[in-house]
Context: one part of a larger RNA
Formats: sequence, C1' cells, structure tokens
RNA sequence: GGCGUAUGGGGGAUGCCUAGGCUCUUGGAGGCGAAGAAGGACGUGUUAAGCUGCGAUAAGCUUCGGGGAGGUGCACAAGACCCUUAAUCCGAAGAUUUCCGAAUGGGGCAACCCACUAGAUUGAAGAUCUAGUAUUCUAUUUAAAUAGAAGGCAAACCUGCUGAACUGAAACAUCUAAGUAAGCAGAGGAAGAGAAAACAAAAGUGAUUCCGUAAGUAGUGGCGAGCGAACGCGGAUUAGCCCAAACCAGUGUUGUUGCGGCAAGACUGGGGUUGUAGGACUUCGAUAUCGAUGGAUUAAAUGAACGAGAACUGUCUGGGAAGGCGGGCCGUAGAAGGUGAGAGCCCUGUAUUGGUAAGUUUAUUUCAUUGUAGGAGUAUCCUGAGUAGGGGGGGACCGGAGAAAUCCCCUUUGAAUCUGCCGGCACCAUCCGGUAAGGCUAAAUACUACCAAGAGACCGAUAGUGAACGAGUACUGUGAAGGAAAGGUGAAAAGUACCCUGAGUAAGGGGGUGAAAAGACCCUGAAACCAUACGCUU
Repeated sequence: GGCGUAUGGGGGAUGCCUAGGCUCUUGGAGGCGAAGAAGGACGUGUUAAGCUGCGAUAAGCUUCGGGGAGGUGCACAAGACCCUUAAUCCGAAGAUUUCCGAAUGGGGCAACCCACUAGAUUGAAGAUCUAGUAUUCUAUUUAAAUAGAAGGCAAACCUGCUGAACUGAAACAUCUAAGUAAGCAGAGGAAGAGAAAACAAAAGUGAUUCCGUAAGUAGUGGCGAGCGAACGCGGAUUAGCCCAAACCAGUGUUGUUGCGGCAAGACUGGGGUUGUAGGACUUCGAUAUCGAUGGAUUAAAUGAACGAGAACUGUCUGGGAAGGCGGGCCGUAGAAGGUGAGAGCCCUGUAUUGGUAAGUUUAUUUCAUUGUAGGAGUAUCCUGAGUAGGGGGGGACCGGAGAAAUCCCCUUUGAAUCUGCCGGCACCAUCCGGUAAGGCUAAAUACUACCAAGAGACCGAUAGUGAACGAGUACUGUGAAGGAAAGGUGAAAAGUACCCUGAGUAAGGGGGUGAAAAGACCCUGAAACCAUACGCUU
C1' cells in the first nucleotide's frame, strides 16, 4: 500500500407523510374607480426585526345578529390587563381611513416641495387648521358661470383599426405561415350577428347564433405546397319590433304682398311602417284582444353567521387501542377528518331538519303610463340619392382576374320611382324569389382573474406552480429583465433537574425524561469519501 471484517464519522438518497400545487365539474359572480380604484410608501403593539391586520379613532371604534368561556394574530416567554353587567371569536351594516398613485391647485427625482381664494385660531407674521381651486366633452348659455359625464386599473372571452417574420413549398419570387403573433382603440357579462332587395329550383324553406352532418365533397391552386365552402338534413334555442316619408295640427323664423294672403325652410305632436305590396286619401264599422314598463300591496321561495342531530362495553397485547377475542347497539347518518396504531356507536361532523338580517326571485291584487286590430274604393300622393349602377385601383368571399356573379373601401361618374327597382355566378329572355340605400332586439354560444361546494387509474419536496417555508423573496443587472435554495424531534416539551472532569457559557462522563434520544445540525438515514481496530497479503 491492497483486500476483507467490525465499529464509527460524513452525506442526505430511499421509504413514509403533507401544510402546497395541477387539471376539471356544478353553481355563483362577472367588475373596481373623482364618494379617489388597482397597487404602494410610511406608520400602528407593553417590549416588536419580519409576516398578517389596521390607519393619527391605526392587531383597532359603533350598532345589530350569532355564540357561550375563556381571551390579548403568526408567536409557545415575561409583565400588565379584559371577560357571564357576555369578552375573545363568527356574520351583516356603518364610522375612521396619513401620504403617493388616473392623482385632478402648481411643480416634482412617486410617497416630497410651493401656492392662491374663503373662513378660523384674541392673530400682526416666512405660523397652523378647515374647505375649495386640473383637463376635455355635453347641457343651459353671447361670454362668464353652473350642473353632469369622462379619464385609470383588471385573467381570459368579444368587436374594430394597424399588421409581420421564422416556417412550408425539401432552393425561391406568386402562394403558405396568417389576417396568426404583436401593437392600438372600444364594449359587455357576454360581445358580435339578426327579422330577407335571403336561399332554392318547377318542389319548397322562412331572422340570427351554435353543434353534428353534408365533406376534405364542389371548387381554388407556380392546378405545386396547400387552401377549402354552400344547399340540404339532424339537433340546441326560439321573438319579434321601432323610425323616415305621404297626410293632419301647432309653434316660432324668413321672403313677398294689392294686407285678404301666398311661399320656403325649421322644430314639436298625431299618423304610419310593407311585397299574395303597404300606407296616405275617401267611405263604412267597432270599442274588442293580448301585452310592456314603473309604483304600491300581499304571499311564497331563496338567502350570512348559526341551532338540533342516533348508537359501546368487557378482556388481551402494548408506552398508548381505534387492533385481537367476547358480547351488544344505531343507521333517511357505514362521506370525511381528528383522537398516543385500522373507530358507524370518543370528538368535529355526516343523513335529515330548523333558522333569519340586508338582498334576490316569483306570483296575486291594484294604480299610472303606454303599445297592439277590421271591410270597400283606387284618380292622386308617399315608401330612405350623390344612393344603386358604370369606369379605374384595391380588399372580402371556396374563388390567386379568371368567362367572374355577390359584398366592402378609395377615386371618377351617375339612374329609375311601383307600368318602379334588386337578385337567382359573365351576358340576354322567360320564369321564380325579394323590396336596398334608417334603427333596435332575449335565448341557444365564448371565457374565468374572483367566490362556494366537490372530483381525480394527477404530483408528493431535484416532483407538483418559479414559489408547501417572511417567494416574484434573497441575489444579479444602469435598465428592460433574470431569478434561486430552503418541509418532517416527540403522542405530549415531558426540550435533560442535579453531580463530576475541565480555564470554560466548549466538550465529555454520570444521572434524569421518554415507548424510543428521536436531543433541536433533531423521522428513516443508502452510496461516494474519511478514520480506527483486527485478520490476510505485497
């Protein structure tokens, strides 16, 4: 030096555990904000660094409800206190709520500085306190002034505007990726769409949205890569309405006048709303039906904390019984968790049942406002104009300009008026369908930052969120930004009284606790690595 055995050190794998995650389901909620939000700074405790709570009334104040013996958060000590005259605690509603922050009196290197106006402090001041003083838009309005609204934040879903590239085409340019990502604006609990100038095809359907199918079909495409419908059918859910105009009436304005009027345009009210055309207008007739919104009344349901809630003992092992053995019981409750080891009957609970505040919903009755209907005639009037359509240039559609309909935008032109107009994939005719150029509209659908209840052939501390722990922390970076490690004594601290060695508050030896030192570097305690003793061997 090597090998082996044994005993230790070292290290923190493994096993077990879970306080935290992940993914879903059902229901709720779907916003907060100038009445100052989200998010912070600084304070606030007897002692107080952190977290949590709170705000100069500062781990809190008030009222009401619940609850019923302890309490002064995490946090285990001391001290000082509170509480059956009901504390702590739970729920609801209030009060307070510094400074910054949209931040809004002006400024500013956020949490700071400096003002003006009015009032107050016996108040003169380089003092203090209270209230007000931003901008934009809208309304009244000449202005001024007054009043109201907006601004910012928030996970996804939604609408619009702007809009890539990598990539694929085995290169690459049309094409694709993709109208995706990203940026911007805006809204709602959903948004958007929506009551046919729609589809269809000789038969018919009857607003929109979503799902399945049709169908990877018809098409499109350097006919490459790829892209990719609709009709129809089956479902979910169902809901339809209001203006403009003609006509009538009123108000006020302007023009003109021979003062009798006439005309124009504006506003308000009535009227009216469609394609087997409808309405105005003329005429006839009728007061019927069914709703909508708001207020009040009554009733019911739901709705916070919370209340009631069945049934077990003996013995054995053991530190400990819920385990074994024996004998019982309850069950509309044998979900689950805890308790010194596997507990229906020990505790919390569970099934079931009760309970009410604010609020919410539904229904009844009543009042108010308001909407809704017919027949005949058809001469005249109305039925959305710089619109439809055309030329040019783009874009959207399954459709890449193509034979290219349809829709949208820019530009340039530019109709008809119901004997009208549009569409049915160039175009024309017949036929069929519809009635543009105004508007509103629930449900079925999408999503989940948040709340409640639950689930998992999901993870179990190098896993699962980056984060089970004072984690977006420590730390890094000028900054944008990047970003950890770190869980477990024990059933209970019972956390080793006391003695000895020692310079010692180090360390050790006795002794004690405990089932066990498991002794806080604390469950288990693998390997690497290190040491000691013994054996064999070079």
Molecule: large-subunit ribosomal RNA, domain I
Organism: Aquirufa beregesia